[in-house]
Model confidence (mean pLDDT): 75 of 100.
This is a predicted structure of a 117-nucleotide RNA (SAM riboswitch aptamer (S box leader)).
The sequence was found by an Rfam model in a public genome assembly.
RNA sequence: AAUGCAUCCAGAGAGGUGGAGGGACCAGGGCCCUGUGAAACCCAGCAACCGAUUUUUUAUAUCAAAAACACGGUGCUAAUUCCCCCGGUUUGUUUGCAAAAAACCGGAAGAUGUGGA
Numbered sequence: 001a002a003u004g005c006a007u008c009c010a011g012a013g014a015g016g017u018g019g020a021g022g023g024a025c026c027a028g029g030g031c032c033c034u035g036u037g038a039a040a041c042c043c044a045g046c047a048a049c050c051g052a053u054u055u056u057u058u059a060u061a062u063c064a065a066a067a068a069c070a071c072g073g074u075g076c077u078a079a080u081u082c083c084c085c086c087g088g089u090u091u092g093u094u095u096g097c098a099a100a101a102a103a104c105c106g107g108a109a110g111a112u113g114u115g116g117a
Stems, first nucleotide, its partner, number of pairs: 003115006013043001015042003021033003028084003044077003049073003053068005081109001085107007
């Protein structure tokens, strides 16, 4: 690093430092957050993907499965992955078709974890 798998409308600070920006990324748009203090760092917290531990099933051990925990490794702590792409279905609209619009489903892209010649 190609790539496989899982998850992505839940959850999490009126703390300290910091000082102007931020909402992943290229370009842009929308809509927002922000001196009632942004980013970043520290602390705190949330969650439970991986490991460890404990328990149960298995005659036993390993493996595996389920559950618990939160010790270690990540991750995360405004808004669905903030929204904006592609396809389909339905509604709706129309004389009819198409287009606009909305909801839903799927895909793509992305993020995080884990595996990985």